Model confidence (mean pLDDT): 82 of 100. Predicted 3D model of a 1396-nucleotide RNA (small-subunit ribosomal RNA) from an uncultured bacterium. Its Rfam family is "Bacterial small subunit ribosomal RNA". The sequence is in RNAcentral, with records from ENA and SILVA.
[in-house]
RNA sequence: GUUGAUCUGGCUCAGAAUCACGCUGGCGGCGUGCCUCAGACAUGCAAGUCGAACGCGAAAUUCCCUUCGGGGAGAAAGUAGAGUGGCGCACGGGUGAGUAACACGUAGGUAAUCUACCUUUGGAUUGGGAAUAACCGCGAGAAAUCGCGGCUAAUACCGAAUAAUGCAGCGGCACCUAAUGGUGACAGUUGUUAAAGCGGGGGAUCGCAAGACCUCGCGUCUAAAGAGGAGCCUGCGGCGGAUUAGCUAGUUGGUAAGGUAACGGCUUACCAAGGCGAUGAUCCGUAGCCGGCCUGAGAGGGCGGUCGGCCACACUGACACUGACAUACGGGUCAGACUCCUACGGGAGGCAGCAGUCGGGAAUUUUGGGCAAUGGGCGAAAGCCUGACCCAGCAACGCCGCGUGAAGGAUGAAGUCCCUCGGGAUGUAAACUUCGCAAGAACGGGAAGAAUAAGUUGGUGCGAAUAUCACCAGCGACGACGGUACCGUUUGUAAGCUCCGGCUAACUCCGUGCCAGCAGCCGCGGUAAUACGGGGGGAGCAAGCGUUGUUCGGAUUUACUGGGCGUAAAGGGCGCGUAGGCGGCCACCGCAAGUCGGUUGUGAAAUCUCCGGGCUUAACCCGGAAAGGUCAACCGAUACUGCGGGGCUAGAGUGCAGAAGGGGCAACUGGAAUUCUCGGUGUAGCGGUGAAAUGCGUAGAUAUCGAGAGGAACACCUGCGGCGAAGGCGGGUUGCUGGGCUGACACUGACGCUGAGGCGCGAAAGCUAGGGGAGCGAACGGGAUUAGAUACCCCGGUAGUCCUAGCCUUAAACGAUGAGCGCUGGGUGUAGGGGGUGUUAACCCCUCCUGUGCCGAAGCUAACGCAUUAAGCGCUCCGCCUGGGGAGUACGGUCGCAAGGCUGAAACUCAAAGGAAUUGACGGGGGCCCGCACAAGCGGUGGAGCAUGUGGUUCAAUUCGACGCAACGCGAAGAACCUUACCGGGGUUUGAACUGUACGGGACAGCUGUAGAGAUACAGUUUUCCUUCGGGACCCGUAUAGAGGUGCUGCAUGGCUGUCGUCAGCUCGUGUCGUGAGAUGUUGGGUUAAGUCCCGCAACGAGCGCAACCCUUGCCUCCUGUUGCUAACAGGUAAAGCUGAGAACUCUGGAGAGACUGCCGGUGAUAAACCGGAGGAAGGUGGGGAUGACGUCAAGUCCUCAUGGCCUUUAUGCCCCGGGCUACACACGUGCUACAAUGGUCGGUACAAAGGGUCGCAAAACCGUGAGGUGGAGCUAAUCCCAAAAAACCGAUCCCAGUUCGGAUUGCAGUCUGCAACUCGACUGCAUGAAGCUGGAAUCGCUAGUAAUCGCGGAUCAGCAUGCCGCGGUGAUACAUUCCCGGGCAUUGCACUACC
Repeated sequence: GUUGAUCUGGCUCAGAAUCACGCUGGCGGCGUGCCUCAGACAUGCAAGUCGAACGCGAAAUUCCCUUCGGGGAGAAAGUAGAGUGGCGCACGGGUGAGUAACACGUAGGUAAUCUACCUUUGGAUUGGGAAUAACCGCGAGAAAUCGCGGCUAAUACCGAAUAAUGCAGCGGCACCUAAUGGUGACAGUUGUUAAAGCGGGGGAUCGCAAGACCUCGCGUCUAAAGAGGAGCCUGCGGCGGAUUAGCUAGUUGGUAAGGUAACGGCUUACCAAGGCGAUGAUCCGUAGCCGGCCUGAGAGGGCGGUCGGCCACACUGACACUGACAUACGGGUCAGACUCCUACGGGAGGCAGCAGUCGGGAAUUUUGGGCAAUGGGCGAAAGCCUGACCCAGCAACGCCGCGUGAAGGAUGAAGUCCCUCGGGAUGUAAACUUCGCAAGAACGGGAAGAAUAAGUUGGUGCGAAUAUCACCAGCGACGACGGUACCGUUUGUAAGCUCCGGCUAACUCCGUGCCAGCAGCCGCGGUAAUACGGGGGGAGCAAGCGUUGUUCGGAUUUACUGGGCGUAAAGGGCGCGUAGGCGGCCACCGCAAGUCGGUUGUGAAAUCUCCGGGCUUAACCCGGAAAGGUCAACCGAUACUGCGGGGCUAGAGUGCAGAAGGGGCAACUGGAAUUCUCGGUGUAGCGGUGAAAUGCGUAGAUAUCGAGAGGAACACCUGCGGCGAAGGCGGGUUGCUGGGCUGACACUGACGCUGAGGCGCGAAAGCUAGGGGAGCGAACGGGAUUAGAUACCCCGGUAGUCCUAGCCUUAAACGAUGAGCGCUGGGUGUAGGGGGUGUUAACCCCUCCUGUGCCGAAGCUAACGCAUUAAGCGCUCCGCCUGGGGAGUACGGUCGCAAGGCUGAAACUCAAAGGAAUUGACGGGGGCCCGCACAAGCGGUGGAGCAUGUGGUUCAAUUCGACGCAACGCGAAGAACCUUACCGGGGUUUGAACUGUACGGGACAGCUGUAGAGAUACAGUUUUCCUUCGGGACCCGUAUAGAGGUGCUGCAUGGCUGUCGUCAGCUCGUGUCGUGAGAUGUUGGGUUAAGUCCCGCAACGAGCGCAACCCUUGCCUCCUGUUGCUAACAGGUAAAGCUGAGAACUCUGGAGAGACUGCCGGUGAUAAACCGGAGGAAGGUGGGGAUGACGUCAAGUCCUCAUGGCCUUUAUGCCCCGGGCUACACACGUGCUACAAUGGUCGGUACAAAGGGUCGCAAAACCGUGAGGUGGAGCUAAUCCCAAAAAACCGAUCCCAGUUCGGAUUGCAGUCUGCAACUCGACUGCAUGAAGCUGGAAUCGCUAGUAAUCGCGGAUCAGCAUGCCGCGGUGAUACAUUCCCGGGCAUUGCACUACC
């Protein structure tokens, strides 16, 4: 990181380790350094040594002689050198190709063996002989090298002697051993087998001398023993593949012989036919093994580089020789490949030794110094050899340590970055002061690593010896590294890399604009990117830091520790059963394999751990301890498992009695129905569908009656009833046959469970052969449906479905749940059998066993759910799973006639796929409720003309916004100029308006004139206020900081608004439930307009909404009494509240009262409430308004306003004139007026409410046909005015026509407003008189003082309304039903989709 949350599950990261690469790089110490081509190699070096085993034996040089060719002598020198001989070369060093093996590890065996040098012990070392290299001579060859002849020595070679504790044969004895056999005495006996000398010293004796002789050392021979080393054999252990299942002829064993140091088919001959294998032979692939190393809590997993042990190899393959040891890295022979030399005849070579070269590769060093140390070879020794080794060089390749300074230092400097412009950050960081100083450089000093050898001094021992030799102690040369480490003095240098969206520590600015790019996973980037690139800042690590690859970890994601399989991946379709695994009881007996305990041995060193120590520390090194095995041997224990023996009956089975059953197979048989055939009746249709058509039918169908044929299936009974292992099984009868159940006894005596392979059964479809074929019916034909319809629907119809025989072997073969056994509360059905009590009995009740269902406790489960029929608690065995896709595919094998089945991958690709549940949304799901939602109506729209808005088109511009409902008479409560944002043109740049600062000046303003379209420019004229006289206010100009923008982004925002919707909802606290999302409350039963109220309830309360409180209207009361009113009284007029007067009424506008389901009856649950009634002006919210919950639509608005960011600054700002927003083929919305007689026209006569009025409303009167004009009373308004209300009513006329309907359009003439009515105002008069005769599909509004209809007023406004906002007048229809449709709310179920 899948989801809003949960589970499963894969993917990914953080850790450690190890290489290479990128950027960077100060020092030191200790380590490490071809993982690839076991590819090829130039050059040098890496194994020699011994004269104290042996023979030979130079030269340069000096002197003499000379025939000048040479010869001789001395020294060099018995040197160099080669040779004989001895020892070494089998060690040390390299590499990992091969090898799956006794190769390795571990534990054993060798009674089946060998061992040079070394150590210890015993014995011996006598006496002869013959050669040969070197050398000399001759010869062959290019060379390598070789041949022939001659001489010579030995610790070389060969006989002989002697010899034992050797070896071999024979004999018996003792001991040991599982055995072949071994060991030891028997000085048993017979036979047989050795040798070499060299060096030092020496008193006496002998000898002419050499020497003998004595002694010491070394060597040699022999025997025994030891140590170390080697060979062989065995148990156990450690890779993958079964898509490798059979392998094997010296193969397995035996006898005999050969061979070996030694057993053995090691080899050969003969005989037998064995040997290995599912506990994985054979084959294929891969691989040196281990101590250990990395990782991990551990168990494990990965690896086998450095160091150490073993093995194997040495150009490739094979072979032997020598030797104590080899089948020999720097030996040999043969063959092969390659390279080199050549006189072409022939020769030479082997870096996987150290350096080094080429090649390969991402990648791995110097052709260094020294034998000073350690170790090795030879030697008596000196010593020589040693690319083993010790050092140095190169490489940050790793680990470890150190440094790049420490302390102080704020006006928090400058610079840079950010900013809300106030400031903040870098940052005590720097500067500065004090102090200190790795590396390097210079000068001076200067190690440890060295122990000893020869020799010498002293002592001890051998010895005749004061000799030699050996041992002990003292002295005693030799240093590659290296004048290095270290010490002192002076001087003095050094930080980078990665990251900063989450995981994951660390944030801002700019640029970019799904571009460029980033990215481990999720994912960033489409104009405000903490994710790209850069800057600043920060985080982390640090001489390093990142990246790539690989390993382990996290991953309990192969689960031994430590997982799962009802639905997530996963139970085999079912049975029988082989191997295997597991298995009842007895205080039974025995053994001791497993198991447990103890002791011993071993598990090399190094590593790891602990302790201690040494380098200034650490890394590193040294010492000590501990630990480590599925190990081995021995001793012991015997509970459990096992093995052997004995017994038991509870598991399992057999017998007996009984009942049930669609269990299986075969044969026979029955009726109903369909279809067909024949016959009768009968006539025009039948059939089919949502509706139709194809089809059938006048050649007689369908319908109906009778007869017949044929096939298939068995209604009712029939039941979450029965049987079966599963598949499956259903008319009846008979035969054969399997299994389960119950009951009471008897018998067997663990005989059991599971079950890899194997065998069998196994629906449907399909296949083969032969039958059969009524109905149904893939394919196919036709008709419909449809955009299409290879479908669903209809008419036909072939295989098939049926039978027999044989294949196929698969299914959602499902309870998606393997089998068996035991255990763990219950309740209630049902099927079969049994028992008990009661009853005369049917029967009922209680109870046991077996089967089959439902509900539920604990428990389990991710949840759903399961729950004695477990998915609970345990045991046993089998099968299966390990992300999705690719794919149950490919290849291989196997089965099949085929179809196909079984077995069963990989490449590649994705960051998910998936389960269960939750919330919401959705559904051409269901239920309930509500609403002008339908229905019932009234009136419209859609058709006409016009008005108005919009789209479109046009245009210089037709400014912009709004787009389903919820844009479109909307912003706009009013575009001729203005407005105005648009276009054209003319101007202007601190600007039309605003603020601060500095400087300058005071009328620059007003008025007049001129030019101009105007803005504007110029000219003339006039000259502000206060004052403490400094100046200030105000104005103008210049400069500057700024200003301005109806420019963009409503998807950066605030505010405001629309909408769902005045719908009844939306939430919270605490508690409870759930792993969780969430649930509960808010659901349920009623009720309401309402989550309104009542009741119930794991909920109890609360909030925002509902309601009420507010305004208005309806009745009444009180108060008030002018400008309003006028009943009574009086006056008065043509009339009139006109006047006096009145305060009753209307009214004005204040205050109250009233209505609350309050009362009665009924229904309801005794509730809430509903229905009816009374009273009342009003009755169940009285009517209307204001009031709009949580939220939704990135809804609308940057052009009301505010505002982030971006853009613009002589322009996208500002001023002016003119034009445009008023265009016009069209399309749509909203309206007005009509089409007429419920009407038009004319005349007459009534009745409102609510408003407005001083920049105003304007009366009377007069003029005009009229719009209007003149006029001006009155009115700052209950006073005056607008103001005439209109429909209505009365009367007249028109007579159904495009009209006396309708008024568009047009002409002429006017009125009014206004600088100005041309583009482009309203109105008037006369004239004109268009479309239109009630409007298609479709669609809108409305339930009461409502619709419809009639007029009046107001805002805006100079003027301009059919729009908008209000006011009253007249005044209906439906309200019975709930069907359908649409919308909303609550609830239930499902699953495609979604989750700001």